Source information
Small-subunit ribosomal RNA from an uncultured bacterium, 1398 nucleotides, folded computationally. Rfam family: Bacterial small subunit ribosomal RNA. Rfam links the family to the GO terms structural constituent of ribosome and ribosome. RNAcentral holds the sequence, with entries from ENA. The prediction has a mean pLDDT of 83.
[in-house]
């Protein structure tokens, strides 16, 4: 000293939470010792029992007993105990905090308004009488408590009398003092009032009475201060004052009578609630805040309420009386009691101790004293309740032991920790010694003072007897022995400290944020770690952090917060000069501010806590002296503030009255005919009974077009035709007047839009409610047709608005520029109504400084200052409830709490989004061509079924997808049968020398098992089964898993999207997130390029570089080609390589040239040339990223799971099922066609377990034979659309599904379940609803061909190839996707968002 938490991020606002300190604490776990403190905070609830106040025989009269001795009398006990009279004490000490908000406390004063026992000092006295009474004795009553009658007796008890210096009272006369009532004092006269004795060593001591003084103490009065609520605003009859009498120690309505009508209160009376106050304690940097246990001062109380008595003192804790509640005793008649004293009991409660010891010390009461009493006190006991101190060992010790935990299996860590070796002995145990606290009082002696005194007494000194509860305690010494002694919470961030396991939004954690849904450093427990330590943690409470109530030290345009506006009371604040005063202020002195505490310096317990001594401090109050600038008071004066006079000016300022035209509605009349009206479209509605339209006339009410304007006026609300009366305010100019008269303004009072209310008018238009028509899923709405209150007037209420500039009023100061409005001055020009420069008042736009969280404000401040008022203190609950006030009502105003959340809110930033905007783009739409959706079939998916129908893929971006080809195999699925170190890899041991290939047979479905025969007989070698290799058997480490998790992953892939974007460095701007660059003006397919610019550069993308097609050239002609020459059935051969082609290398295109356009740029348009022209066509190439997109079943891989099975092998089945639904395709529905015949021209590719020519057989699939070809050579190979003929619109010579039958081929095997062939059969279907797909040129459409996979199986899939070969694009309003700029946002999981009501 700060930190966490609102957001995707940021700044600021703002609350919540944490870290600190403290505690009379409690609870949980744990617990060795000592010292010093503390210990019913709750029931001022109730209390058993014991103790807590007595003492004095030196005040007095009485006066035992037990026991002992003795036969007894008696003696002794003993004048003792004891009770009584009397004295003093019991008013202290101890407890508690109920009451009390002032009869209290604190601080400071006053008492000239007072008292006082004991004590100290001074002074004067103590004479002489009297009558009783308790105890006691004898009776009486009563259960008891107790009462009572008679009799005896004493006093320092009681009562008269004497004396009276002093004192008190009265009268009279002075002196001094005081602000004053008055005080002090002197003198004279008169009056009033006292007393007690006891002891005795006879010295005296202790006492008693009057008076004075002191000390101390008590009473009373005054001032200031002392909690919350105004949802408590009025309170008060002894009340306030006076007079008289009374009363008190004492002032006083303290009390009574009479008289007066006062007194208190917004500076908070009164009422209610709460509370003992203080020194201080805790916290805090301080200022403050909270508290008032222990200790100390004061107060109050003593079962509850009331009362007095006694006394120096009480209205009395352990006294009395009365009343009440409660408890107890009782013979029922009546009595007794008061722990908030110390212990203790039960009760209450989260919770608080022993029915202890002693008067040894300190202190108190009594006493001459000895002494007695003392639950005050001093000690001990209990409790980790707090503070402080000590200990639980110290040193060495690496094989870094074992064990635990983790592990990448190498090791790491626990950890020098342990073991082990050496040493020490605090504490504890045992034994021994052993304090201080205790020296006063007393005694003896000496000295001094007093005195006549060597008495007495006081003081000082020396010597000295006795006295200890604690306690045989503290402390000291010795002995043995590491021996007797460690826990608690924490480890996600805040906050120091991390791993494995278990669990799986479960169990649980949590102070806040938040963890937990299968890899949890946050749960549980373990190892390890950091923290504190005889404690640790939790809970409660207080302060702090919180500047989060802001005096120090905050705010109010938008975060909470300026009253709607004015006037004005109290209050606050207030111009210049001079004088005076000294209240405030400042300085010095004095008094007080108890002690303790805190702080500083010392000292004593071994240290510390603790205690003692000294100092400082106690920031305060009172008093006194001085200063006089400033503020205040008083006096005087001034004119700059303010006001009033005079003369001008502007204006929707206000009130009431008058008046005008346009428009609307309605009425009357005319013309006129079928519609009008209304809407997005309609309908309700009006109209043939004549509407709408139009003309003329009339009525009514309301509002005032144009002018009209960030123009004007007003305090605000607000004010708009014209005219005049009445009237408020502002403003300008000029002089002269008053002389601070001012500013603000709690309460108060007035004004105050619209709506609403009351009474009475008025009512044209408009129009809540209401009705109807539409819209809609509904439509109590938006739209339409109607329509009542109301809107208007008069009077009276209401008193609120986003009453806003969301900005209180007033004053001054602080750069400018440009408008506009009202005055006025100077100058210029004058024809003017003009111009320029000033100045004062208003109203606007920019903008410097400054301010602001930012936005913004910026002389009209949100700047710099001053004065005063109002208001705010997290969100919700709530501007609500209750209460008060106001209102006719509606309602207004004032204004909470419970409960609940961790946020709510502001400004700005980046995105995303918008049925916002601008620009641009894409087969996105449009324009076209052809399809899908309807039929049959193929294929995939869903669903269903099944033993199994293996699994995955799911909008675009799953569905002819993984699968470039499931009869077995594949195969992962199902049933059954087998197998267990395994089908496969490595290692170890043993055996064999092999292994391997093949034949035959048996069992079996096969895997497999058994038998038989044949072929083959490893390599190296040191010649050793030695090495390698192989096989078999065994053992365990392990293998194996298409088991799970694609949300643990790598890799690969899809998609936005071949869209033009995505970023960085430095600089600059911004508090910051961020911005700038990348925006802007053009342009492009393009962030492509140019220009501009606080940016300048750069990177990944774009483009280009690569492949291919299109033109040409060069080189090379094998298997390609053939123009020329020869030759052949045939480029067949010779020959040639011109051409085609092949395949290698080059050339060519760049807006290069011309014109136009554009900023002269980039570029665009047109043209020339060219095979190709503006990226020439096509391909490959996919930025940063998004979708937890897809894939653990390609592969790899973490974790989990299975291990005679979830592994492996085999047979058979399934993946091919079938009511149905969807996707993708094929074939069609026909004449642009079918069928038949005829016939020409391609290109890519493939081929040795192959392609196969030719020949031959078969109607055909195909069979037989087999040349050639490892391919520009041979072969697949036949292209098809085409041409000609025929059919003539029909379920057909269309269409071919389905079915029957016969074959062919592949293969171990075509039943489930292959393809094909011939013949026969001949279904649906006649162009397809809503909807929807592809395509912009060699494209669509149409036609065939080839290949991969493959034993076989695709005429429908996929991937390629060529043939024929179109139509259309005005354009960008709309749908969809995308880019960019801008705008709004309460979204950020980002509109598939958020969120409201029921």
């Nucleotide at each position: 000293a700060g930190a966490g938490u609102u957001u995707g991020a940021u700044c600021a606002u703002g609350g919540c939470u944490c870290a600190g300190a403290a505690u009379g604490a409690a609870c949980g776990c744990u617990g060795g010792c000592g010292g010093c403190g503390u210990g019913c905070c709750u029931a001022a609830g109730a209390c058993a029992u014991g103790c807590a106040a007595g003492u004095c025989g030196u005040a007095c009269g009485u006066g035992a007993a037990a026991g002992u001795a003795g036969c007894a009398a008696u003696a002794u006990g003993a004048g003792u105990a004891a009770a009584g009279u009397g004295g003093c004490g019991c008013a202290c000490g101890g407890g508690u905090g109920a009451g009390u908000a002032a009869u209290a406390a604190u601080u400071g004063g006053a008492u000239a308004a007072u008292g006082c026992g004991c004590c100290u000092c001074c002074u004067c006295g103590c004479u002489g009488a009297g009558g009783a009474u308790a105890a006691c004795c004898a009776g009486a009553c009563g259960a008891a408590a107790g009462u009572u009658u008679g009799g005896c007796u004493a006093a320092u008890a009681c009562u008269g009398a004497a004396u009276a210096g002093c004192u008190c009272g009265a009268u009279a006369a002075g002196a001094c003092c005081u602000c004053a009532u008055g005080g002090u004092u002197u003198u004279a006269u008169c009056g009033a009032u006292a007393a007690a004795g006891c002891u005795g060593u006879a010295a005296a001591g202790c006492g008693c009475g009057g008076g004075g003084a002191g000390a101390g103490u008590a009473g009373u009065c005054c001032a200031a201060u002392u909690c919350c609520c105004a949802u408590u605003a009025g309170c008060u009859a002894g009340u306030u004052g006076g007079u008289a009498a009374g009363g008190u120690a004492a002032a006083a309505g303290c009390c009574u009578a009479c008289c007066a009508a006062g007194g208190c209160g917004a500076c908070g009376a009164u009422c209610u609630g709460u509370a003992g106050c203080u020194g201080g304690u805790c916290u805090g940097a301080g200022a403050g805040g909270a508290c008032g246990a222990c200790c100390a001062g004061c107060c109050a109380c003593a079962c509850u309420g009331g009362g007095a008595c006694u006394g120096a003192g009480a209205c009395a804790c352990g006294g009395c009386c009365c009343a009440g509640a409660c408890u107890c005793c009782u013979a029922c008649g009546g009595g007794a009691g008061g722990c908030a004293g110390c212990a203790g009991u039960g009760g209450g409660g989260a919770a608080u101790u022993u029915u202890g010891g002693a008067c040894a010390a300190u202190g108190g009461g009594g006493g001459c004293a000895a002494c007695c009493c003392u639950g005050a006190u001093c000690c001990a006991g209990c409790c980790a309740u707090g503070c402080c101190g000590c200990g639980u060992g110290c040193g060495g010790g690496a094989a870094g032991a074992a064990g635990g935990c983790c592990u990448u299996c190498g090791g790491g860590u626990u950890g020098u920790a342990a073991a082990c070796c050496g040493c020490u002995u605090u504490u504890g145990u045992c034994a021994g010694g052993g304090a201080a606290g205790a020296a006063a009082c007393g005694g003896u002696c000496u000295g001094c003072g007093c005195u006549a005194a060597u008495a007495c007494c006081g003081c000082a000194g020396a010597c000295u007897a006795a006295u200890g509860a604690c306690g045989g305690u503290a402390c000291c010494u010795g002995a043995a022995g590491a021996a007797u002694a460690a826990g608690c919470a924490c480890c996600g961030g805040c906050u120091a400290a991390c791993u494995a396991c278990g669990u799986g939004c479960c169990a649980g954690c949590a102070g806040c944020c938040g963890c937990g849904g299968u890899a949890a450093u946050a749960c549980g427990a373990a190892g390890g770690g950091g923290g504190c330590u005889a404690g640790c943690g939790u809970u409660g409470u207080u302060c702090g952090g919180a500047a989060u109530u802001a005096c120090u030290g905050g705010g109010c345009g938008u975060a909470a917060a300026g009253c709607g506006c004015a006037c004005g009371u109290a209050g606050g604040c207030g111009g210049g000069u001079g004088g005076u005063u000294u209240a405030g202020u400042c300085a010095g002195g004095g008094g007080u501010g108890a002690a303790a505490u805190c702080c500083c310096g010392g000292a004593g317990c071994u240290c510390a806590a603790c205690u003692c001594c000294g100092g400082a401090a106690c920031u305060g109050c009172c008093u006194u002296u001085g200063a006089u600038a400033c503020u205040g008071g008083c006096c005087a004066u001034c004119u700059a503030g303010a006001g009033a006079u005079c003369g001008g000016a502007a204006g929707a300022g206000g009130u009431g009255a008058g008046u005008g035209g346009a428009a609307u509605u309605c009425c009357c009349a005319g013309u006129g005919u079928a519609g009008a009206g209304g809407u997005g479209a309609a309908a309700u509605u009006c109209g043939u009974a004549g509407a709408u339209a139009u003309u003329g006339g009339g009525u009514a009410g309301a509002a005032c077009a144009c002018c009209g304007g960030u123009g004007g006026c007003g305090a605000a609300g607000g004010c708009g035709g014209c005219c005049a009366c009445c009237u408020g305010g502002c403003u300008c100019g000029c002089a002269a007047c008053u002389g601070a008269c001012g500013c603000u303004g709690a309460g108060g009072c007035g004004c105050g839009a619209a709506a609403g209310c009351g009474u009475g008018g008025g009512g044209a238009g408009c129009a809540a409610a209401c009705a109807g028509g539409a819209u809609u899923a509904g439509a109590u709405a938006c739209c339409c047709u109607g329509g009542u209150a109301g809107u208007c007037c008069a009077c009276g209420c209401c008193g609120u608005a986003a009453a806003c500039g969301a900005u209180g009023u007033g004053u001054g100061c602080u750069a400018g520029c440009c408008g506009u409005u009202g005055g006025u001055g100077a100058c210029c020009u004058u024809u003017u109504u003009g111009g320029u420069c000033g100045u004062c008042g208003g109203u606007g736009g920019c903008g410097c400084a400054g301010c602001u969280a930012a936005c913004g404000c910026g002389a009209u401040a949100a700047g710099c200052a001053c004065a005063c008022c109002g208001c705010c203190u997290g969100g919700g609950g709530a501007g609500u409830a209750c209460g008060g006030c106001c209102g006719c009502a509606a309602g207004g105003u004032u204004a909470a709490a419970a409960c609940u959340c961790a946020a709510a809110g502001g400004a700005a930033u980046u995105g995303a989004c918008g049925g916002g905007g601008g620009c641009c783009u894409g087969c996105a739409c449009a324009a076209g061509c052809g399809g899908u959706g309807g039929a049959g079939c193929a294929u995939g998916u869903g669903g269903u079924u099944u033993a199994a129908u293996u699994c995955g893929a799911a909008g675009c971006a799953a569905c002819g997808c993984g699968c470039a080809g499931a009869a077995c195999c594949u195969u992962a699925c199902c049933a059954g049968c087998g197998u267990u170190u395994g089908a496969c890899a490595u290692c170890c041991u043993g055996a064999u020398c092999g292994c391997g290939g093949g034949u035959u047979c048996c069992a079996g479905a096969g895997a497999u098992g058994g038998a038989u025969c044949c072929c083959u007989u490893c390599a190296g070698u040191u010649c050793g089964g030695c090495u390698g290799g192989a096989u078999c058997a065994g053992u365990g480490a392990c293998a194996g898993g298409u088991g799970c998790u694609g949300c643990a992953u790598g890799g690969c892939u899809g998609u936005c999207g071949u869209c033009a974007g995505c970023u960085c460095g430095u600089g600059u701007c911004g508090u910051g997130a961020g911005a700038u660059g990348u925006u802007g003006g053009g342009u492009u397919a393009a962030g492509u390029c140019c220009c501009g610019c606080a940016a300048c550069g750069a990177g990944c993308g774009c483009a280009a570089c690569c492949c291919u097609c299109g033109u040409c050239c060069u080189u090379a002609g094998c298997u390609g080609c053939c123009a020329u020459c020869a030759u052949u059935u045939a480029g067949u051969u010779g020959g040639g390589c011109a051409c085609u082609c092949u395949a290698a290398g080059g050339a060519a295109a760049c807006c290069g040239c011309c014109g136009g356009u554009g900023a002269u740029a980039a570029g665009c348009c047109g043209g020339a040339g060219g095979a190709a022209g503006g990226u020439g066509g096509g391909g490959a190439u996919g930025a940063c990223g998004u979708c937890a997109a897809g894939u653990c079943c390609u592969c790899a891989u973490g974790g989990c799971c299975c291990u005679u099975a979830c592994g492996c092998g085999c047979u058979g089945g399934g993946c091919u099922a079938c009511a149905c639904a969807c996707g993708u395709g094929c074939u069609a529905c026909a004449a642009u066609g079918g069928c038949a015949a005829c016939u020409a021209c391609a290109g890519u590719g493939g081929g040795c377990a192959g392609c196969a020519a030719a020949c031959u057989c078969g109607c055909g699939a195909g069979g037989g034979u087999g040349a050639g070809c490892u391919a520009a050579u041979c072969u697949c190979c036949a292209a098809a659309a085409g041409u000609u003929g025929u059919c003539u619109c029909a379920g057909u010579u269309c269409g071919g599904a389905u079915u029957g039958u016969u074959c062919u081929c592949u293969g171990c095997a075509a039943c489930u379940c292959g393809a094909c062939u011939c013949c026969a059969u001949g279904a649906a279907g006649u162009c397809g609803g809503a909807a929807u797909c592809g395509c912009u040129a060699g494209u669509a459409a149409u036609c065939g061909c080839a290949g991969a996979u493959c034993a076989g199986c695709a005429u429908u899939g996929c991937c390629g190839c060529g043939g024929u070969g179109a139509a259309u694009a005005c354009g960008u309003u709309c749908c969809c996707g995308g880019g960019u700029c801008u705008u709004g946002u309460a979204c950020a999981c980002a509109c598939c968002g958020c969120c409201c009501g029921u």